Source information
Model confidence (mean pLDDT): 83 of 100. c-di-GMP-I riboswitch aptamer from Salipaludibacillus sp. CUR1, 100 nucleotides, folded computationally. It was read from a public genome assembly, where an Rfam model found it. Lineage of the source: Bacteria > Bacillota > Bacilli > Caryophanales > Salipaludibacillus.
RNA sequence: CCUCGAUAAAGGCAAACCUGCUGAAAAGCAGGGGCGCAAAGUUACGGGUCUAAUGAAUUGUUUUUUAAAGAAAUAAUUCGAUGACAGCCGGACUGCCUGG
Numbered sequence: 001c002c003u004c005g006a007u008a009a010a011g012g013c014a015a016a017c018c019u020g021c022u023g024a025a026a027a028g029c030a031g032g033g034g035c036g037c038a039a040a041g042u043u044a045c046g047g048g049u050c051u052a053a054u055g056a057a058u059u060g061u062u063u064u065u066u067a068a069a070g071a072a073a074u075a076a077u078u079c080g081a082u083g084a085c086a087g088c089c090g091g092a093c094u095g096c097c098u099g100g
Stems, first nucleotide, its partner, number of pairs: 003100002005097001012037002017032006035087001041093003045090003048085003055079010
């Protein structure tokens, strides 16, 4: 310097859940908490997963109109990341240590 990670040592991180805040939501941040993790450190580059706002389409209802079309409002369904997830997998960068 590179690589492996059974057993140690010093440590580190912190799942679910609860409280508060932000957000449309997914989720994030802070405090508590501790399921677990040898990179559960950083990074949205690739795949994948989650949410579905601004939008788009369809259908129904209400209003307007002589009537229809159209328009407006509203509810439902579908599409849809530019949003999120690194503790989903891979990649990239960095890193502690007895032993090999």